[in-house]
The RNA shown here (Glycine riboswitch aptamer) has 95 nucleotides and comes from uncultured Thiosocius sp. The organism belongs to Thiosocius, within Bacteria.
């Protein structure tokens, strides 16, 4: 320096509407379907443009392959609380 482990910080977005299934406090929770509205910081895909190859008509052009963002797309994932979370800090000794 990079990688993994430990604490610590850590946005945003619907306590949505509806079926069903369980639960025990009998009017609420919680799980799954589906519908409509959203979020971008798990992951993942997309782009200027860099770079290497390779091939050519050697001005250039054309393929392959990589790099590639907090940009952007909303597949995924998320939308009380909790969990998750890019990305950060911080993980010497004495007294």
């Nucleotide at each position: 320096u990079u990688g993994g482990c430990u604490c610590u910080g850590g946005a945003g977005a619907g306590c949505g509407g509806u079926g069903c299934c369980g639960g025990c406090u009998u009017g609420u929770c919680g799980g799954c379907g589906c519908c409509c509205a959203c979020c971008g910081a798990a992951g993942g895909g997309g782009c200027a443009g860099g770079g290497a190859a390779c091939g050519u008509u050697u001005g250039g052009c054309g393929u392959u392959c990589u790099c590639g963002a907090a940009c952007u797309c909303u597949c995924a994932g998320g939308u009380u609380u909790a969990c998750g979370g890019a990305c950060a800090g911080a993980g010497g000794g004495g007294c």

The sequence is in RNAcentral, with records from MGnify.
Its mean pLDDT, the model's own confidence on a scale to 100, is 76.